[in-house]
RNA sequence: CAGGUUGGUCGGGUGACCGCGGCUCUGCCAGCCAGGGUCGAGGAAAGUCCGCACUCCGAAGAGCGCGCUGCCGGGGAAAGCCCGGGGUGGAGAGAUCUGCCGGAUAGGGCCACAGAAACAAACAGCCUCGUGAAAGCGGGGUCAUGGUGAAAAGGUGGUGCAAGAGACCACCGGCGUUCGCAGUAAUGCGGGCGGCCAGGUAACCCCCAGCGGGAGCAAGGUCAAACAGGGAUGAGAGGCUGCUCGCCUCUUUGAGUCCCGGGUAGACCGCCUAGAGAGAUGGUCAUCCAUCCCCGCAAGGGGAGGACAGAAUGCGGCUUAUAGACUGACCUGAGGC
Numbered sequence: 001c002a003g004g005u006u007g008g009u010c011g012g013g014u015g016a017c018c019g020c021g022g023c024u025c026u027g028c029c030a031g032c033c034a035g036g037g038u039c040g041a042g043g044a045a046a047g048u049c050c051g052c053a054c055u056c057c058g059a060a061g062a063g064c065g066c067g068c069u070g071c072c073g074g075g076g077a078a079a080g081c082c083c084g085g086g087g088u089g090g091a092g093a094g095a096u097c098u099g100c101c102g103g104a105u106a107g108g109g110c111c112a113c114a115g116a117a118a119c120a121a122a123c124a125g126c127c128u129c130g131u132g133a134a135a136g137c138g139g140g141g142u143c144a145u146g147g148u149g150a151a152a153a154g155g156u157g158g159u160g161c162a163a164g165a166g167a168c169c170a171c172c173g174g175c176g177u178u179c180g181c182a183g184u185a186a187u188g189c190g191g192g193c194g195g196c197c198a199g200g201u202a203a204c205c206c207c208c209a210g211c212g213g214g215a216g217c218a219a220g221g222u223c224a225a226a227c228a229g230g231g232a233u234g235a236g237a238g239g240c241u242g243c244u245c246g247c248c249u250c251u252u253u254g255a256g257u258c259c260c261g262g263g264u265a266g267a268c269c270g271c272c273u274a275g276a277g278a279g280a281u282g283g284u285c286a287u288c289c290a291u292c293c294c295c296g297c298a299a300g301g302g303g304a305g306g307a308c309a310g311a312a313u314g315c316g317g318c319u320u321a322u323a324g325a326c327u328g329a330c331c332u333g334a335g336g337c
Base pairs, nucleotide, nucleotide: 001333002332003331004330005329006328007327008326009325010324012288013287014286015285016284017283018282020040021039022038023037024036025035026034027033042308046319047318049317050316051315052314053313054216055215056214057213066212067211068210069209070208071085072084073083074082075081086101087100088099089098090097091096102207103206107205108204109201110200111199123146124145125142126141127140128139129138130137131136154172155171156170157169158168159167173197174196175194176193177192178191179190180189181188182187220269221268222267223266229260230259231258232257233256236250237249238248239247240246289306291304292303293302294301295300
């Protein structure tokens, strides 16, 4: 310098003008309006997937059922969360990325096609017995060989046998158990013992351990018209009409007034240094910072032009979208000193 891996930060700045919403001040008797001040989206505000706070309902205990999670350590209120580590696979030359993770020795189920047999089994083959003149047929033994399959009895060599076989032996591999060392642990390394070697699937049921009541701010709460209802009192009330008279209408089948309960409309709280109420947070111009295009040998000039998106009770996560810029560490290659 080029290419790459991984983590972090930002995600347009400034000014002018015109607007929008909340609060507040001034003017106006006041509503409204006008002017001033101040505040006004995000790293994801998104999806609403997980966990909480908060609220109501139920319960206040126990059992059953159901659901979720599942290697270890630490963090965290908790989480299908984060960080680090372990085991076992995969990709890459490398930095690094990535899948999986309790139990198959509690028990049940299932394992397409093929195949004799899918967890217990004998199709061919081999050995043997009976029968038969023979071919063959029938019985028994045998997974060493063949064939099938994704998967078939640990592997190699030997002993052995009628033929064979971990039946037995040596070595290797696995499993179980036990001991030592290292580690907080998962686990790793090493030794002893046991022929224990009969598969897979738990994203089929199941078993073990831990956790979990339901609904959600349209949760929920406070105040409270009108109409209707109940109680008390008991003769007026309304219109023409500002007053007196008069007239009309309603009224003891109860006028008018007062009180009561539930609670609708409505208002407020919940609710926030944005806040709400179907929802303000914007636009234009100039200039700068990136970026891209054109002209030019160059200096320079001209043009285009800001990604994804957008609060609605709040918080912690996850996931998804995102133009571009800055930056730490590391890997690979080339060149120079």

The RNA shown here (Bacterial RNase P class A) has 337 nucleotides and comes from a Chloroflexota bacterium. The model forms 93% of the base pairs in the Rfam consensus. Rfam family: Bacterial RNase P class A. The family's RNA type in Rfam is ribozyme. Model confidence (mean pLDDT): 79 of 100. It was read from a public genome assembly, where an Rfam model found it.